RNA sequence: CCGUGCUAGGCGGGGAAUUAGCGGUGCCCUGCACCCGCAAGCCGCUAUAGCGGGGCUGAACUCCCAUCCGAGGGGGGAGGCCUUCGGGGUCAGUACGCCGCCCUGAGGCGUCGACGGCCGGGUCCCGCGCGGUGAGCGCUCGCGAACCAGGUCAGAUCCGGGAGGAAGCAGCCUUAAGCGAGAUCGCUCAUGCGCCGCGGACUCGCCUGGCCUGAGCCAAGGGACGGCGGGCACGCCCGAGGACCCUCCUCGACGGUGGGUGCACGG
Numbered sequence: 001c002c003g004u005g006c007u008a009g010g011c012g013g014g015g016a017a018u019u020a021g022c023g024g025u026g027c028c029c030u031g032c033a034c035c036c037g038c039a040a041g042c043c044g045c046u047a048u049a050g051c052g053g054g055g056c057u058g059a060a061c062u063c064c065c066a067u068c069c070g071a072g073g074g075g076g077g078a079g080g081c082c083u084u085c086g087g088g089g090u091c092a093g094u095a096c097g098c099c100g101c102c103c104u105g106a107g108g109c110g111u112c113g114a115c116g117g118c119c120g121g122g123u124c125c126c127g128c129g130c131g132g133u134g135a136g137c138g139c140u141c142g143c144g145a146a147c148c149a150g151g152u153c154a155g156a157u158c159c160g161g162g163a164g165g166a167a168g169c170a171g172c173c174u175u176a177a178g179c180g181a182g183a184u185c186g187c188u189c190a191u192g193c194g195c196c197g198c199g200g201a202c203u204c205g206c207c208u209g210g211c212c213u214g215a216g217c218c219a220a221g222g223g224a225c226g227g228c229g230g231g232c233a234c235g236c237c238c239g240a241g242g243a244c245c246c247u248c249c250u251c252g253a254c255g256g257u258g259g260g261u262g263c264a265c266g267g
Base pairs, nucleotide, nucleotide: 001267002266003265004264005263006262009057010056011055012030013029014028015027020046021045022044023043024042034054035053036052037051038050063260064259065258066257067256068255072251073250074249075248076247077246079245080244082242083241084240085239086238087237088236091235093234094233096229097228098227099226100225102223103222104221107218108217109216116212117211118210119209120208121207122206123205125200126199127198128197129196130194131193132191133190134189135188136187137186138185139182140181141180142179143178149174150173151172152171157166158165159164
């Protein structure tokens, strides 16, 4: 070195979870890898850490070790970004409300004269007047006193010798207070009245007339900016969680590289 027969080993491994721990069943990854029995509120074990039975392979592509790579899993992070929930109203950016300024501007007015200027009038206020209306009084008319109003006073009465005189009821006439009516008229007072008049005050604005000038003026809406405001839809602040990215730690399949590993017999 070759051949034959054996043996150790191998015939999958890993992650998380579970467990005092290890391994398995179950989940996931890897990727293809003997069979049967057991097992989740489980099974089997104890650092040589599945057990029991059977089969194949076997010292190397295959077993063992180291290393590289890194599918995938686990953990951490005051990191980034997105998102869910709870709370806040101190911040006040967006949004919202109000105001200001600028730009734009649907449309409209304007040489039958815009804007502007001057003059006047009105609108608002004060005083006075005039008128209206209402009330009262006057005024006019009518009524209006058994006696206690007036005149005239028949009759009757009284005084007187008489002439005559006196008081005086009824009647008639008149009138007071009062009552009633009044078209007009006068005075006083009041007035939430007036296309009314006069004077004053005011004249910022608005309306209006006249004159000058001669081309602009108004404006819904929209946008930018600024100021103020309240508030909780978002932002913001506080708290809790989730996905993804980044980063650190850790385990690590498959695969690559390097190294290592027998016994007996015969040639």